Model confidence (mean pLDDT): 84 of 100. This is a predicted structure of a 473-nucleotide part of an RNA (small-subunit ribosomal RNA, 3' major domain) from an uncultured bacterium. RNAcentral holds the full RNA, with entries from ENA, Greengenes and SILVA.
Context: one part of a larger RNA
RNA sequence: UGGCGGGGGUCCGCACAAGCGGUGGAGCAUGUGGUCUAAUUCGAUGAUACGCGAGGAACCUUACCUGGGCUAGAAUGUAGUCUGACCGUGGGUGAAAGCUCAUUUUGUAGCAAUACACAGAUUAUAAGGUGCUGCAUGGCUGUCGUCAGCUCGUGCCGUGAGGUGUUGGGUUAAGUCCCGCAACGAGCGCAACCCCUAUCAAUAGUUGCCAUCAGGUCAAGCUGGGAACUCUAUUGAAACUGCCGUCGUAAGACGCGAGGAAGGAGGGGAUGAUGUCAAGUCAUCAUGGCCUUUAUGCCCAGGGCUACACACGUGCUACAAUGGGAAGGACAAAGAGCUGCCACCUGGUGACAGGGCGCCAAUCUCAAAAACCUUCUCUCAGUUCAGAUUGCAGGCUGCAACUCGCCUGCAUGAAGCUGGAAUCGCUAGUAAUCGUAGAUCAGCAACGCUACGGUGAAUACGUUCCCGGACCU
Numbered sequence: 001u002g003g004c005g006g007g008g009g010u011c012c013g014c015a016c017a018a019g020c021g022g023u024g025g026a027g028c029a030u031g032u033g034g035u036c037u038a039a040u041u042c043g044a045u046g047a048u049a050c051g052c053g054a055g056g057a058a059c060c061u062u063a064c065c066u067g068g069g070c071u072a073g074a075a076u077g078u079a080g081u082c083u084g085a086c087c088g089u090g091g092g093u094g095a096a097a098g099c100u101c102a103u104u105u106u107g108u109a110g111c112a113a114u115a116c117a118c119a120g121a122u123u124a125u126a127a128g129g130u131g132c133u134g135c136a137u138g139g140c141u142g143u144c145g146u147c148a149g150c151u152c153g154u155g156c157c158g159u160g161a162g163g164u165g166u167u168g169g170g171u172u173a174a175g176u177c178c179c180g181c182a183a184c185g186a187g188c189g190c191a192a193c194c195c196c197u198a199u200c201a202a203u204a205g206u207u208g209c210c211a212u213c214a215g216g217u218c219a220a221g222c223u224g225g226g227a228a229c230u231c232u233a234u235u236g237a238a239a240c241u242g243c244c245g246u247c248g249u250a251a252g253a254c255g256c257g258a259g260g261a262a263g264g265a266g267g268g269g270a271u272g273a274u275g276u277c278a279a280g281u282c283a284u285c286a287u288g289g290c291c292u293u294u295a296u297g298c299c300c301a302g303g304g305c306u307a308c309a310c311a312c313g314u315g316c317u318a319c320a321a322u323g324g325g326a327a328g329g330a331c332a333a334a335g336a337g338c339u340g341c342c343a344c345c346u347g348g349u350g351a352c353a354g355g356g357c358g359c360c361a362a363u364c365u366c367a368a369a370a371a372c373c374u375u376c377u378c379u380c381a382g383u384u385c386a387g388a389u390u391g392c393a394g395g396c397u398g399c400a401a402c403u404c405g406c407c408u409g410c411a412u413g414a415a416g417c418u419g420g421a422a423u424c425g426c427u428a429g430u431a432a433u434c435g436u437a438g439a440u441c442a443g444c445a446a447c448g449c450u451a452c453g454g455u456g457a458a459u460a461c462g463u464u465c466c467c468g469g470a471c472c473u
Base pairs, nucleotide, nucleotide: 007473008472009471010470011469012468013467015463016462019426020425021424022423023422026317027316028315029314030313031312032311033310034308035307042053043052064303065302066301067300068299069298070297076126077125078124079123080122081121082120083119084118088103089102090101091100092099093098106117107116108115109114128292129291131290132289133288137286138285139281140280141279142277144275149188150187151186152185153184154183155164156163157162168179169178170177194269195268196267197266199237200236201235202234203233204232205231209226210225213224214223215222240263243257244255245254246253247252319419323378324377325376326375327374328373329372335366336365337364340359341358344355345354346353347352385416390411391410392409393408394407395406396405432455433454434453435452436451437450438449
């Protein structure tokens, strides 16, 4: 000077408390450990690994294993030599890759020799490595933490390390601001500038809209038309403790005060200081060193990454009547679409199939929103709850669904009656609950992730205690 203390003071945070819903028990999905294996590729391991890298493991991916092959090699450059084409076609061998045989067969300039271009083979030289080291590194990332801190110049103090400033009294979400002070200033952070959202106005009206007028339909902005409204998308306005009252020197605090769509940071997002953990990543990429070079490189077939006594994490579905089933009815937002989304018709119980319109989309399509409402039924039971598992029959994608895909129908109908110790999330359009879309993608193991809207709570006395953090001592 820091760190630490079961030392002290002050303060904050879903940290506790007050509440609501979960996990831990069951079945399944998924990741991990362990075990097994020829291989079950590798990495991530308290918080900060474990639905993580992986936003798609049947082949490919793929890095692993077994077997078959290649050795200047799968790609590209340079130089030399040879061939004349290359592509294509056919044969043999083979699981394929590969190896091998046959066939067809160049262009431009020039009379030609030849030169150039192109292609193939070959020689030489530069290869290659998801091999090791993240404790040699760059870059990127997690975390403390969106916490309020971390420093510098000059001056002053101290022999010096250093201190002061940055402490103190108030205040704030904030080292935010005010006052004081041997300090005076400044920088990186805070805040603001950026984006979305809540209100209004102007401009613009097509593919969107329809109040007024007219036409028209079984119905429908369907048509003429309109530019009001909604909406779309650009510009602007608006909020600043600005006004009023109380307290205060001030900064500021308080007010079921005003006005206002919004009130004291209006609500979200992006934004992450100096540093910490020799944190993570040599397997995104880049890169030093080391290792390897007829193999630790490259090609291919099949297998594996999907194994299964078990243990843990994260989820989904339930255990039912605030519910299950049947019929009818209503209301979103945000997205995606040409090797695509597919209206409509027909066949099929269905997954889907066969025809076929529109749309490169505010125009057409995906598309049905679902919880919700109305009526009927079930009456507390392992049930008309729950749906695992298994059998049979099908559909789709794709060279190919055996290992190892998804979906449909019929049958089957397991555990489970609210979960021990313990433990997690959340303070408002939040939790809870209900569906919708997208990326990846031929298909899909998505119950994951990322977005979108619908319905919509309870509670916070308070800071003694648990955890983490900040300042002073």